[in-house]
Context: one part of a larger RNA
RNA sequence: CUGGGUGUAAAGGGAGCGUAGACGGCAGCGCAAGUCCGAAGUGAAAGCCCGGGGCCCAACCCCGGGACUGCUUUGGAAACUGUGAAGCUGGAGUGCGGGAGGGGCAGGCGGAAUUCCUGGUGUAGCGGUGAAAUGCGUAGAUAUCAGGAGGAACACCGGCGGCGAAGGCGGCCUGCUGGACCGUAACUGACGUUGAGGCUCGAAAGCGUGGGGAGCAAACAGGAUUAGAUACCCUGGUAGUCCACGCGGUAAACGAUGAUUACUAGGUGUCGGGGGGCAGAGCCCUUCGGUGCCGCCGCAAACGCAGUAAGUAAUCCACCUGGGGAGUACGUUCGCAAGAAUGAAACUC
Numbered sequence: 001c002u003g004g005g006u007g008u009a010a011a012g013g014g015a016g017c018g019u020a021g022a023c024g025g026c027a028g029c030g031c032a033a034g035u036c037c038g039a040a041g042u043g044a045a046a047g048c049c050c051g052g053g054g055c056c057c058a059a060c061c062c063c064g065g066g067a068c069u070g071c072u073u074u075g076g077a078a079a080c081u082g083u084g085a086a087g088c089u090g091g092a093g094u095g096c097g098g099g100a101g102g103g104g105c106a107g108g109c110g111g112a113a114u115u116c117c118u119g120g121u122g123u124a125g126c127g128g129u130g131a132a133a134u135g136c137g138u139a140g141a142u143a144u145c146a147g148g149a150g151g152a153a154c155a156c157c158g159g160c161g162g163c164g165a166a167g168g169c170g171g172c173c174u175g176c177u178g179g180a181c182c183g184u185a186a187c188u189g190a191c192g193u194u195g196a197g198g199c200u201c202g203a204a205a206g207c208g209u210g211g212g213g214a215g216c217a218a219a220c221a222g223g224a225u226u227a228g229a230u231a232c233c234c235u236g237g238u239a240g241u242c243c244a245c246g247c248g249g250u251a252a253a254c255g256a257u258g259a260u261u262a263c264u265a266g267g268u269g270u271c272g273g274g275g276g277g278c279a280g281a282g283c284c285c286u287u288c289g290g291u292g293c294c295g296c297c298g299c300a301a302a303c304g305c306a307g308u309a310a311g312u313a314a315u316c317c318a319c320c321u322g323g324g325g326a327g328u329a330c331g332u333u334c335g336c337a338a339g340a341a342u343g344a345a346a347c348u349c
Stems, first nucleotide, its partner, number of pairs: 003321004007303002012317001014201004021194003025088002029084003033081002035077008048066007091191001092188003095184004103177007110154001115149007125136002162169002206247006215241002220236004258316006266294013298305002322349003331342004
C1' cells in the first nucleotide's frame, strides 16, 4: 500500500455553515467523452512462452508460432456513466393556517436568603469540632425587632419533561430575533447529500483594559490532627467567581457512538401537533415529530445494541495500524502571555 477497522481493545474531527471535489430521483429524445464490437497501422531485434531443429547431452545457437495486455486512425452499438435541449413531482425548498418551547439578544421589575450599616430590646457568652483551639464578644457580640445599603443566584413548580448544531439554556414582564413541529397542497422543479481547505460558534479555568465585589473561595495566614501534615477538619482570606469590550480555543467538549437516506417483529411510558369514534370531563383507535424503558431477528470478544441500531445497505468526510519514548523534540502557524495546532526519531520491551 492493500486489507480490516473506529460504544468499552488503537481509532468519530467539540459543533455548525459552506468552497473545491466526490456521489446523486422519475420518463422520453439527441450526442458519443467513458464503455462495448469490428477493421487497419504500429507495438524494432534480442529476450519471454509454446512447437520443431543443430552442436553426443545441457548450457548455448537456429527456425516457426504466440505474446507484447499498449497507442493511433477508422466503421458501428447506445444499456449504463457522462453530456445537450426540453419535461415530471415522489427528494428538497417556498407560500398559507396553526399551536409548543429554560433557543438567542436587550431593557425593566420582584421576593426569599447571606453579609454589612443605623437604631431599639437584651446580657454573657457566641462560633466551631470527633474533641478542641485559633476567631468574635462587657468599647455590649450571639439572639431578636425595625429601617437602610449592596452584590450574586433564582426555592417550590421541576419531571429518565422542554429548547438548542454543539458548548449550553430555568424568577416575572416587555421588545427584537433564530430554529423545529403539525396541517394544507397554492408555487418552484432535483434546486439534493456529504464536505479536504476556509469561515463562524465554542463549558470551566486563564489573559488584557475599565468597572463591581454580598456570598463562596485557589494562593496565603493562623488553629487543630499527625511520627511528620507544605493535606483532609476549623477560623480567616486575596486573585477569581459578576458586568462591558477584546483575547484565548481547550475538556471524560461523552451517547466515550460523524453526517444523510432507505429498509427490518412487537410491547409500554411521556412531550408537541393532526384525524376519527363513544353523549360532554374522560376513555379508545389511528397518524406525524421528539424523548425514555423493555424486547425478537440480526449483530457483538463479551458487556451489550436492538425503528433514537452497535441490524441490513448506499454516499461523503474524519480517524486507527503494538507498548514506552510522546502529544515530547525540532521546524512552522497562531497567541500579550499561559500556551494551542501540526507532530517525529534514536533508543527500548
Molecule: small-subunit ribosomal RNA, central domain
Organism: Acetatifactor muris